This is a predicted structure of a 75-nucleotide RNA (c-di-GMP-I-GGC riboswitch aptamer) from a Candidatus Acetothermia bacterium. The sequence was found by an Rfam model in a public genome assembly. Its Rfam family is "c-di-GMP-I-GGC riboswitch aptamer". A reference for the family is Smith et al. (2012), "Structural and biochemical characterization of linear dinucleotide analogues bound to the c-di-GMP-I aptamer", Biochemistry. Its family is annotated with cyclic-di-GMP binding in the Gene Ontology. Model confidence (mean pLDDT): 92 of 100.
């Protein structure tokens, strides 16, 4: 050191609620736990969803890729 996830320490936070913002899809701020070993990050490619639709946004917790990262048992 890379694979692979027992154990420990943790970490994230779905749906709905308030407030907020946006034409919206959505975003953000508190609650709140459905789950997640990358549910860290990135809009490449595929899906999708939304608009003032020759275009222009959005989702990373849709899938694929790419970075990057905590422990360390079996194998």
């Nucleotide at each position: 050191a890379u694979c692979c996830g027992a154990a420990a320490a943790g970490g994230c936070a779905a749906a709905c609620c308030c407030u907020u913002u946006a034409c919206a899809a959505g975003g953000a701020g508190g609650g709140g736990a459905c789950g997640c070993a990358a549910a860290g990050c990135c809009a490449c490619g595929g899906a999708c969803c939304c608009c003032g639709c020759u275009g222009g946004g959005g989702u990373a917790g849709c899938c694929g890729g790419g970075c990057u990262a905590c422990c360390g048992a079996a194998g």